RNA sequence: GGCAACGUAGCUCAGUGGUAGAGCGGGCGCUUCAUAAGCGCUAGGUCACAGGUUCGAGCCCUGUCGUUGCCA
Numbered sequence: 001g002g003c004a005a006c007g008u009a010g011c012u013c014a015g016u017g018g019u020a021g022a023g024c025g026g027g028c029g030c031u032u033c034a035u036a037a038g039c040g041c042u043a044g045g046u047c048a049c050a051g052g053u054u055c056g057a058g059c060c061c062u063g064u065c066g067u068u069g070c071c072a
């Protein structure tokens, strides 16, 4: 340099056009002599950035940036 995949919560990831979610982690509470485990509640989002298509975009299209892999 070329090609491909990926970018969504602190982490790991779902969500293939119609209200943005789960597990873990964080906070609070219950339980315990105490801690862990368990249970309940709760906070947490520029869906990488910009533009386009559409009544409507995390999802489709284009460009840019970043990560990874393959080729040279």
Base pairs, nucleotide, nucleotide: 001071002070003069004068005067006066007065010024011023012022013021018055026042027041028040029039030038048064049063050062051061052060
A computed fold for a 72-nucleotide RNA from a Chloroflexota bacterium, annotated as transfer RNA. It was read from a public genome assembly. Rfam family: tRNA. Rfam describes the family as follows. Transfer RNA (tRNA) molecules are approximately 80 nucleotides in length. It is annotated as a transfer RNA. The source organism's lineage runs through Bacteria, Bacillati and Chloroflexota. Its mean pLDDT, the model's own confidence on a scale to 100, is 83.